Formats: sequence, C1' cells, structure tokens
RNA sequence: GCAGAUGGCCGGAUGAUCGCCGCUUACCUUUCAGGUGAGGGGAGGAAAGUCCGGACUCCACGGAAAUACGAUGCCGGUUAAUGGCCGGCGGGGGCGACCCCAGGGAAAGUGCCACAGAAAGCAAACCGCCCGCUUGCGGGUAAGGGUGAAAGGGUGCGGUAAGAGCGCACCGCGCCGCUGGCAACAGGGGCGGCACGGUAAACCCCAUCGGGAGCAAAACCAAAUAGGGAUGGGCGGCGCAAGGGUGACCUGUGCGCGGGCCGGUUUUCCGGGCCUCUAUCCGGGUUGGUUGCUUGAGGUGUCUGGUAACAGGCAUCCUAGAUGAAUGAUCAUCCCCUGUUUUCAGGGACAGAAUCCGGCUUACAGGCCAUCUGCCAUU
RNA sequence: CGGGCAGUAGCGCAGCCUGGUAGCGCACUUCACUGGGGGUGAAGGGGUCGUGAGUUCGAAUCUCGCCUGCCCGACCA
Repeated sequence: GCAGAUGGCCGGAUGAUCGCCGCUUACCUUUCAGGUGAGGGGAGGAAAGUCCGGACUCCACGGAAAUACGAUGCCGGUUAAUGGCCGGCGGGGGCGACCCCAGGGAAAGUGCCACAGAAAGCAAACCGCCCGCUUGCGGGUAAGGGUGAAAGGGUGCGGUAAGAGCGCACCGCGCCGCUGGCAACAGGGGCGGCACGGUAAACCCCAUCGGGAGCAAAACCAAAUAGGGAUGGGCGGCGCAAGGGUGACCUGUGCGCGGGCCGGUUUUCCGGGCCUCUAUCCGGGUUGGUUGCUUGAGGUGUCUGGUAACAGGCAUCCUAGAUGAAUGAUCAUCCCCUGUUUUCAGGGACAGAAUCCGGCUUACAGGCCAUCUGCCAUU
Repeated sequence: CGGGCAGUAGCGCAGCCUGGUAGCGCACUUCACUGGGGGUGAAGGGGUCGUGAGUUCGAAUCUCGCCUGCCCGACCA
C1' cells in the first nucleotide's frame, strides 16, 4: 500500500427570526375560561415488526396433583425473566484473523423413503465372476458393473475354484474399565468381526418451563337513553328469630344446617369467598373529564471482583407525557459528498413516541475509532 | 395502540393437517355444427403457489424472517 475479520461509536453543529404542544410563574380582562409577559422543556438507534421475556392491572383468592395443549432442547454460568447474553465442548467452512450450527433420543414403539433399480429395511441377486454337466439349467459368490439421495463398514495385504471380516494391520463402530475435567467431552487401554441405513423443522419418548387477557387492561366522576326484549344456565330446601296480618299465612330481613355457584380453558382435592344473578344476541344512549402516566431492574463518571456476560460500592444528573395527537420552517456561518476545480450549483439516509422496561429481527446516505489476519513493496 | 386471519392461472376457490402428479368452475385460443351471431360439442394454451432463507434425497405443503391485504376490540344502562 492492497484485500479482509471482529468489536464499538456518531448519525449534521452553532446562532438569529417566525410559528406549534405541554409545564411553572406574574399581571389583566372577567369568570372558572381567555389574553399578555417572563422562565424552562419538547422523538430514535431503530420510536418500526409485535417475534420472545418481564413489570403493572383485572379475571375474589391461596396451595397441591393430574390430563390436554404450547414452548424450549450439547455443558456451565449470567439475569427480574427469556428462546437473550457470556464462556467452553463437539461438528462444518476459510491459507488466516475468524465465521456458521432448531446441537437431546432412530437397539421404546409407529409411519414414510416417490421415480429408477434384482433388491429400500425381516434384505436381495439383473449383468458379471467361479464350479458342474444334459449349452441353458443347477449350485456358489457379493470383488467389479449398472440404478438411486441412500445398496448392510473403508483402505491394504493374505487367502480362495471365484469370492467373502474368511484371517490380519490401521481407521470407523459397539461394549467395559482407567486418567483429566463441576460438566458437555477429551486422551489412552482391553474385548467384540460388525449386529445398529436415513428421517423426530413426521407422530412420538425423555427432561425443563408455562393460568388467561391486555393501558381500547383497570378505577372514579359527569351526561344521555326505553333500568327494554329474546335464548340458554343456576338457585329459590329446612329450622329458629324478626317484620306484616284478627287469622290461616306471607316476606331473599338476620342466623344456623344443607345445597348450589365461583379457577375469563379441562378435571380432582384441601382451605377460602358468594347466595343472587349470570352468559350470548337484538334494540337504545354517550363519543366528555380525572387517575393509571412516567424516578426507572434509570443514565453518566469512577473504583473493586470476575476471562466475559454481569455484580457491587461511591459521586453526580432528572431527560416528552400529548390524547386524533405538538416536536416545524427560513436565513447566516461552518462540516461532509458530487459536478466545475477562484467564484458557483446540487445533495446530506432510514424513519417518527402513545403504559413502561430487557432482548431479538428488519430498514439505514455517509463517516470515525480500536484490535487482529493474509499478500506485496521498502528498510 | 392491542389481537386474529389470509395470500395458488385474468376472477372465484380446492390441494397443505398426512412432503414426491399443481387441479375445478367461469373467462381465453382454435376447430366443428349455422347463411351469420348466440349456444352446444371437441381439442388446447396459460401458474415465480406473495417473497427470502433453512430442514429434507425432494417443499405449494414443515420451520423462521420480510411484504401486502382483510377483520375484531371504547364506555353507559
């Protein structure tokens, strides 16, 4: 210098003028609203997709067990939690820095493996090779050919009629010890001649985890309407008291017993709550306000522990909270890019909060920093 | 803002669960019947299965990401 790898950061800056939306404060008009002045604040790294995980709220609630369903899936750690992140192991790719992997189980069982092919899962024998004879049949064989994504270990030597784990060596595979490691796993030893093809992002098995709905959750205030109708489900039992009645008696007023109901998705059990409504649909009314609503697993700096993710201590900062929804425009100077290379002209991405966090994924003009790898040149 | 569903020929749909051949109706083209049209009959053409990856020997189908479209959800009595 060229070509790369990994990690991180920025994503126009400053000033002026005119606006937009909240907040605080002073004054005025007047009345519970408006105006004026002053001060201070006002989008993102993804605010996005809504793909995971939580906080929070409601379904009165707490606990235990089971079924179904769903998710995850090498090992260890981290976290509020996760399918995220970090470190390691194994497999694959790259000369390398480094990158990728839904990476449990196929000897628990079931299913599937189209076409081709003799044969596709209890193996089988088309061509071939060898032997025999009645020359087209019988027997042996799985080296070679052919089909296929896949043909029941691979290479070599021996062996044989031809062959074959038939025998041997090495590799692979299985089983049993040993050593190292928390573990995944790695190394090495002995035994076995090979049984056990693939597919679980097919059913399934094993282990672990999971109740549901979502801020249009939910609570309160105000206004208006027909406090309406249909269908389904459940209860309205007994005793005592109380109330009413001249009385038989009546009454969901209270207590007790019994019974029923209540897990916004199934069942059971132990507590607990409730005792009258409740679910769906049709029809009717309002389209107002307040809370939830932003101080939080928060940011920044620094120190300590840890390989790291991360955790802890100290100091410091407060940084949108609107409700059909504000956050904009112009000018000047500077910055970057392109064309001309004094002048000048054009351009500066992706995109915009809506209860809030931690991740993932996707979009993104251009630029910066750090570490590392390969090649070339020079000293 | 939150939740759910769908995408296959010009149009409307099946096939997907259980992976190996993409099919049905209308429409389109040609031919025959007719003097011509309509109609009927026969033959035929036309599909990146929304898109990009992955699993698998093999994907419309299974899994994941993205794009597009549609539907539902306020409160009171």